[in-house]
RNA sequence: CUUAUCCGGAGUGACCGAGGGAACAGGCCCUGUGACGUCCGACAACCUACUCUCUGAGCAAGGUGCCAAAUCCUGCGGCAAGACCGAAAGAUGAG
Numbered sequence: 001c002u003u004a005u006c007c008g009g010a011g012u013g014a015c016c017g018a019g020g021g022a023a024c025a026g027g028c029c030c031u032g033u034g035a036c037g038u039c040c041g042a043c044a045a046c047c048u049a050c051u052c053u054c055u056g057a058g059c060a061a062g063g064u065g066c067c068a069a070a071u072c073c074u075g076c077g078g079c080a081a082g083a084c085c086g087a088a089a090g091a092u093g094a095g
Stems, first nucleotide, its partner, number of pairs: 001095006011040001013039003019030003024075004041067001043065001046063003050058003071089001076086003
């Protein structure tokens, strides 16, 4: 850079110890009843492998990913004015 997906799913575990929810701004939240992070575990099924009755389905061994809230919401454009539609930005996979 191209392309697909982003309203589903996932812990009564161990350690740590103060911030965290990508960045900026504004909101709104999570968090000493221990968040975030690490490990374990789980979830999922994009790629590889394998199986089958093969436009597909399955499996979950390998490579990733992921485990509060729609990508937490808004920011730009449109409008029917709504958790609307689209864009941008971002995340993840594959190339």
Predicted 3D model of a 95-nucleotide RNA (SAM riboswitch aptamer (S box leader)) from a bovine gut metagenome.
It matches the Rfam family "SAM riboswitch aptamer (S box leader)". The family is grouped with related families in Rfam's "SAM clan".
The sequence is in RNAcentral, with records from MGnify.
The prediction has a mean pLDDT of 86.